This is a predicted structure of an 84-nucleotide RNA (transfer RNA) from a Candidatus Jorgensenbacteria bacterium. Lineage of the source: Bacteria > Bacteria candidate phyla > Candidatus Joergenseniibacteriota. Rfam family: tRNA. Rfam describes the family as follows. Transfer RNA (tRNA) molecules are approximately 80 nucleotides in length. The prediction has a mean pLDDT of 82.
C1' cells in the first nucleotide's frame, strides 16, 4: 500500500429479512442452607435521574439513509489475518 475479518454491561459471548439491545454464562449482591466455610439452591444485577410509578441514555468515535440502525451506506480509530 491493496484486500478480508473483529470492536456490544464488570468479564466471555448472543441477538433471524433493519423491528423491545444485551438471551446464556461468568462475576457480583442480598437471602437460605452451616458451628464457620467451600459447594448447592433462591431472588436481582448495563448506566444516569427520580420517594416511586416512569423517564432519559447506551453497541470503538463522528456523520448519512430510515417511522425504526449492533445490522445499510461514508470517514475514521484501534486490532486480528491475507496478498505485494
Nucleotide at each position: 500500500g491493496c484486500c478480508c475479518g473483529g470492536a456490544u454491561g464488570g468479564c466471555g459471548g448472543a441477538a433471524u429479512u433493519g423491528g423491545u439491545a444485551g438471551a446464556c454464562g461468568c462475576g457480583c449482591a442480598c437471602c437460605g442452607u452451616u458451628c464457620a466455610g467451600a459447594a448447592c439452591g433462591g431472588u436481582g444485577u448495563g448506566g444516569g435521574a427520580g420517594c416511586a410509578a416512569u423517564c432519559c441514555c447506551u453497541u470503538g468515535g463522528a456523520g448519512g439513509u430510515u417511522c425504526g440502525a449492533g445490522u445499510c451506506c461514508u470517514c475514521u480509530u484501534c486490532u486480528g489475518g491475507g496478498c505485494a